Predicted 3D model of a 77-nucleotide RNA (Fluoride riboswitch aptamer (crcB RNA motif)) from a Deltaproteobacteria bacterium.
The sequence was found by an Rfam model in a public genome assembly.
The source organism's lineage runs through Bacteria, Pseudomonadati, Myxococcota and Myxococcia.
Its mean pLDDT, the model's own confidence on a scale to 100, is 77.

[in-house]
This record gives sequence, structure tokens and C1' cells, in this order.
RNA sequence: UUAGACUACGGCGAUGGAGUCCGCCGGGGUGAGCAAUUCUCCCAAACCGCCUAGACGCUGAUGGCUCCUGAUCUCAC
Repeated sequence: UUAGACUACGGCGAUGGAGUCCGCCGGGGUGAGCAAUUCUCCCAAACCGCCUAGACGCUGAUGGCUCCUGAUCUCAC
């Protein structure tokens, strides 16, 4: 210096929020700061459901589990 693994941390997992577990991505640039895996902004990655040539159509507020919130239907009070 390069590559890989692990740990920590950040981000992501088709319609809102929280906890927990699982999986995936983690490169670059600008400014502030003595500095920091600090803060701000931008680009990239993970990510953005299924069907169809295209429409029509279909499932779902979970990646999984639990709870809350919203919407719809039915029943009871």
C1' cells in the first nucleotide's frame, strides 16, 4: 500500500412511530473546528413489491416479532 475477516459506529430493508433480533451497504468531496467514528452540505452504495409489451389487476402500515398510531369492514355495548 492492497485484499479479506471481526469489533465499534453510521446508513438501508415497497405506505407512519418505538423496542428487539436478523440481513445488506459503508466509498468520495466541500465548509467549520486544536481534534475526533464531531457538526453542516453534496455525490455514490445498500434500498425504492408482484403481474403485464403496456395498461388493467394484486398483497402489505413489520425484513421478522411485539406494541402504538392512521385507514377500511364486521360484531357487541